[in-house]
Context: one part of a larger RNA
RNA sequence: UGACGGGGGCCCGCACAAGCGGAGGAGCAUGUGGUUUAAUUCGAUGAUACGCGAGGAACCUUACCUGGGCUUAAAUGUUGAGUGACCAUCUGUGAAAGCAGAUCUCCCUUCGGGGCAAUCUACGAGGUGCUGCAUGGUUGUCGUCAGCUCGUGCCGUGAUGUGUCGGGUUAAGUCCCAUAACGAGCGCAACCCCUAUUCUUAGUUGCCAUCAGGUAAUGCUGGGGACUCUAAGAAAACUGCCUACGCAAGUAGUGAGGAAGGUGGGGAUGACGUCAACUAAGCACGGCCAUUACGUCCAGGGCUACACACGUGCUACAAUGGUCGAUACAGAGGGCAGCUACCAUGUGAAUGGAUGCAAAUCUCGAAAAUCGAUCUCAGUUCGGAUCGAAGUCUGCAACUCGACUUCGUGAAGUUGGAUUCGCUAGUAAUCGCAUAUCAGCCAUGAUGCGGUGAAUACGUUCCCGGGCCUUGUACA
Numbered sequence: 001u002g003a004c005g006g007g008g009g010c011c012c013g014c015a016c017a018a019g020c021g022g023a024g025g026a027g028c029a030u031g032u033g034g035u036u037u038a039a040u041u042c043g044a045u046g047a048u049a050c051g052c053g054a055g056g057a058a059c060c061u062u063a064c065c066u067g068g069g070c071u072u073a074a075a076u077g078u079u080g081a082g083u084g085a086c087c088a089u090c091u092g093u094g095a096a097a098g099c100a101g102a103u104c105u106c107c108c109u110u111c112g113g114g115g116c117a118a119u120c121u122a123c124g125a126g127g128u129g130c131u132g133c134a135u136g137g138u139u140g141u142c143g144u145c146a147g148c149u150c151g152u153g154c155c156g157u158g159a160u161g162u163g164u165c166g167g168g169u170u171a172a173g174u175c176c177c178a179u180a181a182c183g184a185g186c187g188c189a190a191c192c193c194c195u196a197u198u199c200u201u202a203g204u205u206g207c208c209a210u211c212a213g214g215u216a217a218u219g220c221u222g223g224g225g226a227c228u229c230u231a232a233g234a235a236a237a238c239u240g241c242c243u244a245c246g247c248a249a250g251u252a253g254u255g256a257g258g259a260a261g262g263u264g265g266g267g268a269u270g271a272c273g274u275c276a277a278c279u280a281a282g283c284a285c286g287g288c289c290a291u292u293a294c295g296u297c298c299a300g301g302g303c304u305a306c307a308c309a310c311g312u313g314c315u316a317c318a319a320u321g322g323u324c325g326a327u328a329c330a331g332a333g334g335g336c337a338g339c340u341a342c343c344a345u346g347u348g349a350a351u352g353g354a355u356g357c358a359a360a361u362c363u364c365g366a367a368a369a370u371c372g373a374u375c376u377c378a379g380u381u382c383g384g385a386u387c388g389a390a391g392u393c394u395g396c397a398a399c400u401c402g403a404c405u406u407c408g409u410g411a412a413g414u415u416g417g418a419u420u421c422g423c424u425a426g427u428a429a430u431c432g433c434a435u436a437u438c439a440g441c442c443a444u445g446a447u448g449c450g451g452u453g454a455a456u457a458c459g460u461u462c463c464c465g466g467g468c469c470u471u472g473u474a475c476a
Base pairs, nucleotide, nucleotide: 001476002475003473004472005471007470008469009468010467011466012465013464015460016459019423020422021421022420023419026315027314028313029312030311031310032309033308034306035305042053043052064301065300066299067298068297069296070295076124077123078122080120081119083117084116088103089102090101091100092099093098106115107114108113127289129288130287131286135284136283137279139277140275142273147186148185149184150183151182152181153162154161166177167176168175192267193266194265195264197235198234199233200232201231202230203229207224208223211222212221213220238261241255242253243252244251245250317416321375322374323373324372325371326370333364334363335362338357339356342353343352344351345350382413387408388407389406390405391404392403393402429452430451431450432449433448434447435446
């Protein structure tokens, strides 16, 4: 100087407390361990692995296994050699890859050769093989915590200290006062984006108050820019004003004004560093390793196994509910190998027609809610696992191993031990919708979007994590 303490002081955080809803019990989905296997490819392992890499494993992907092939190789360049093609078509064999064969078959030329092509030769290849403890780059975490340092000066033999401490204050090393320190840098904050209010400009594909026309009905049409909205610019919030306290910084106020009040709400933004943290399988790269194979092509299988254990979720156990009928309201996105209005057929998944739209124009669409009926506390009209049958769709192909539909079947489950997780407001809870990936989909995942919409916080004694000061130390 640090680190540590079941030392002390001060402070903060959904850390506890106060509340709401979950997990842990059931069934299923998914990931992991273990076991099994020819293979169940590899990586990730307290917090910071386990719906993670994977934002799509039937083939492909694919790296694994079994079997069948190739050896300058899948691509491309150079050297040398002989050849004249290459492409295309066909045959045999084969699971395919491949192997063997047949048909067809070059251009320019000064006739020396040149171009082009495949084959052979030699060299560069190729490796998801090892080392993340040789590395770059990227990332997680402490932590959006308030810290981490430097120049000059000063103190000290020196390591170092001071500044950065003290008194206040703040979300903040934020600011003020004091001060052997005076300044500065990286962080904090602000500058950026979205959102909440108003104004200006613009008015199509959006809108329709006024005027007119028209329809069974509809901004449907003429027209209009008022309104909503769209998208560019501007304004607005600064403790600016008032009161109280205070030297100041600032704090308090059911204060005024204001759409918004003390960082308005959210996002992006992650200091010096820590964990020899993760990644050699995104990519790049030093070294090492194998080279008729640890390279490469193909078919089939596997990654989907299953006594069991754990994590993360979905669906429930019902009446604040289930079923049936009627009926209303979003936002944000996507669309041409696409989204499809509308019509017909089918109980349905869908199918057959047909039309609009490269889209503020056409199209994909809410559910909970509301109204009415029924069920009456049951393992039930709850719950839907599992299984049987018949189908639809995608795709060369749904056996291993797809999703969906209809009919039947109707398991466990009556609120879950110890323990444990999330959340402070448009939040939790609850309800649907969209997108990426994608032929299809094992999506209950991920990322976004809106609808409905709470309870509680006395407080900081205690648990956990963190910051500052101080103290002890046989630790570095």